[in-house]
RNA sequence: CUCAUCGAGACCGGCUGAGGGAAAGGCCCUUCGACGCCGGGGCAACCAUCAGACUUCACCACUCUGAAAUGGUGCCAACUCCUGCGGAAGCCGCAGCUUCCGAAUGAUGAG
Numbered sequence: 001c002u003c004a005u006c007g008a009g010a011c012c013g014g015c016u017g018a019g020g021g022a023a024a025g026g027c028c029c030u031u032c033g034a035c036g037c038c039g040g041g042g043c044a045a046c047c048a049u050c051a052g053a054c055u056u057c058a059c060c061a062c063u064c065u066g067a068a069a070u071g072g073u074g075c076c077a078a079c080u081c082c083u084g085c086g087g088a089a090g091c092c093g094c095a096g097c098u099u100c101c102g103a104a105u106g107a108u109g110a111g
Base pairs, nucleotide, nucleotide: 001111002110003109004108005107006106011040012039013038014037015036019029020028021027024083025082026081041076042075043074046072047071048070049067050066051065052064053063085102086101087100088099089098090097091096
């Protein structure tokens, strides 16, 4: 940089000791111990693996579907915690609010 996914799911113990949830605002978590590190456990199924379909003269590859959980990652508060930008609809005297769609940002995997 490209592609895919992101409303599901999954916690205990030890050490440490004041911050953390990416940034801003909000709202939360947290001395009944956060964040982090270590050990164990779990979730999930991206990649590897296996099977089938498709394709092919045939095989392979691609693609699709499924299985499994051995390996490589990942993850285990809150929708990516919510919002910010654009658009649509509704409510509303204004201000503003709600819902939906898309983008942006970010995260994870694969290349």
Molecule: SAM riboswitch aptamer (S box leader)
Organism: soil metagenome